About this RNA:
Large-subunit ribosomal RNA, domain I from a Verrucomicrobiia bacterium, 547 nucleotides, folded computationally. Lineage of the source: Bacteria > Pseudomonadati > Verrucomicrobiota > Verrucomicrobiia.

[in-house]
Context: one part of a larger RNA
């Protein structure tokens, strides 16, 4: 020095465990904000660093209502202290208080700081000084005021509502990429995807035929299957890619504009015209204005108001059967005997494994107060038919020419929608469309509007699931966006487990101390906090062999 073997060191793999995570089910909620919000900043306990809690009325106040011996938060222990049927902590409802920053709003600023005017108050001979209230913008609505300028208008200014910011996903809108594919790349592709910005709602958009088709035709929209990787589209490359029809879910239709009628007001060239309200109307076997005729308060309501009841939520409360006998054991929920109880044999705890020990499961019962849902009432509220002579049925609009987008469609035979620019109809003997166009035939009424439910989604809340994780796994986190990096946008960890119970080693020796030997605790200390189990690797001792 090596190899063997035996005993420790270290280290923390491994099992076992969960306090956290992951995915989803089924119900809820689907907003919060100037009445000042998310979100922060400083306070706030007897002593008080974090964390949670709460605001100068600060670890809490008020009232109701549960609750029933204890309590002063995690967090022991010292000091004090409340409570016990006059009822504390705690739990739920509704209220008060809520410093200072933050939309952030008197004015300013380097956020959590500085400095103000005006009303009222307090205080002081007075002034400083304190206390309450108000002052921020923008819109709309409406009053006063009032320029160049006569009247007006601008423009100042009151007063009134409303806006403002945030927030996980979904949903619409405007705008809009590259890498990547094409085995290079430019049309193409990713993708109208990321991503940026506006806007909204518990959903969002669409949505009541100028529609789908071609049959004995269907009859708003949205989804799902299906058609179907078809029909098409394509440097006919890569690739992209429908729809009707059929089967399902879910179902629901209205309101306006014009014509015509009254009505106010302004202007008139006094014919009348314009605007505004009220009626009137609403459609494609063309309606409907208008003349005649008939009919009335029923059918339905998606608006909004009212409460009596019901149910639910937002504390809670009953809840059955073994202190069974014996062995082992520290310790019985185990064994073996013997019993009960079930509308409860989910579950989780008790010193190992408990239907009968605790919490608690089945099955019941409960609200002063809030809030949701039903129901019910109030409210609101229809027509039908003949006649066609007349009027009316959405204008820089449909249409067309250029140029783009969007339609699965890349310009193509490219219709059909939607823009830019530019031309520019008709009004029912109309107009729009059936994939250039024409013509016959069908089909539908454009240029205004609203409409519930199937569909999407989960920051949140109940209540469960799991052939998911089990501390290098599962969330980035068993808590932490902490530590730490970065000038910043940002990046971002490690890091669980004595025991049942601290019973957490009282004395005693050695040592400055760290540690360690006795005692003692414990089932165990080879569980002593660097504390369950304790692999390798690495370091030693000590004995053998051997160089």
């Nucleotide at each position: 020095g090596g190899c063997a073997u035996a005993c420790g060191g270290u280290g923390g793999a491994u099992g076992c465990c969960u306090u956290g995570g992951c995915a989803c089910u089924a119900a809820g909620a689907g907003c919060c904000g100037a009445c000042g919000a998310a979100g922060g900043g400083c306070g706030u306990g007897g002593a008080a660093a974090g964390c949670a809690g709460c605001g100068a009325a600060a670890u809490g106040c008020c009232a109701c209502g549960g609750g029933a011996a204890g309590c002063c938060g995690c967090a022991a222990g010292c000091a004090g202290g409340c409570g016990u049927u006059u009822g504390a902590u705690c739990c739920g409802u509704g209220g008060a208080u809520a410093c200072c920053c933050g939309a952030a709003u008197g004015g300013g600023g380097c956020a959590a700081c500085c400095c103000a005017g005006c009303c009222g108050g307090a205080g002081u001979a007075a002034u400083g000084u304190c206390c309450g209230g108000u002052u921020a913008c923008c819109a709309u609505a409406u009053g006063a005021u009032g320029a160049a300028u006569u009247c007006a208008u601008a423009g100042u200014u009151g007063u009134a509502u409303g806006g403002a910011g945030g927030c996980a996903a979904c949903c619409c809108a405007g705008g809009g990429a590259a890498c990547u594919g094409a085995a290079a790349c430019a049309u193409c592709u990713a993708a109208g995807u990321a991503c940026c910005u506006g806007g909204a709602g518990g959903a969002a958009a669409a949505u009541a035929a100028a529609g789908a088709a071609a049959a004995c035709u269907c009859g708003a929209u949205u989804c799902c299957c299906u058609u179907a990787g078809u029909a098409g589209c394509g440097g006919c490359g890569a690739g992209c890619g429908a729809a009707a029809c059929g089967g399902g879910a879910a179902c629901a239709g209205c309101c306006u504009a014009a014509a015509c009628c009254a009505g106010u007001a302004a202007c008139u060239u006094c014919g009348g015209u314009u605007a505004c309200u009220g009626g009137g109307g609403u459609u494609g076997c063309g309606g409907g204005a208008c003349u005649c005729u008939u009919g009335u308060u029923u059918a339905g309501g998606a608006u909004u108001c009212u409460u009596a009841g019901g149910c639910u939520c937002u504390a809670g409360u009953u809840g059955a059967a073994g202190a069974g006998g014996u062995c082992u054991g520290g310790a019985a929920a185990g064994g073996c005997c013997c019993a009960c109880c079930a509308u409860a044999g989910a579950a989780g705890g008790u010193a190992a494994c408990a239907g009968u020990c605790c919490u608690g499961u089945a099955a019941g019962c409960g609200a002063a107060a809030g809030a949701g849902c039903u129901c019910a009432g109030a409210c609101c509220g229809a027509u039908a038919g003949a006649g066609u002579a007349u009027c009316c049925c959405a204008a820089g609009u449909a249409c067309c020419g250029c140029g783009a987008g969007a339609c699965a469609c890349g310009u193509g035979a490219a219709a059909c929608c939607u823009c830019g620019c530019g031309g520019g109809a008709a009004u029912c003997a109309g107009g729009g469309g059936g994939g250039a166009c024409c013509a016959c035939c069908c089909c539908c009424c454009a240029a205004g509007g609203c409409u519930a439910a199937a569909u999407a989604c989960u920051c949140c809340u109940u209540a469960g699931u799991g052939a998911c994780c089990g501390a290098u796994a599962g969330c980035g986190u068993a808590u932490a966006g902490u530590a730490c990096c970065g000038u910043g946008a940002g990046g971002g960890a490690a890091a669980g487990g004595u025991g049942a119970a601290a019973a957490g080693c009282a004395c005693c020796c050695c040592g400055g101390g760290a540690g360690g030997g006795g005692a003692g605790u414990g089932a165990a200390a080879a569980a002593g906090a660097a504390c369950c189990u304790g692999a390798a690797a690495c370091c030693g001792u000590a004995u053998g062999c051997u160089u």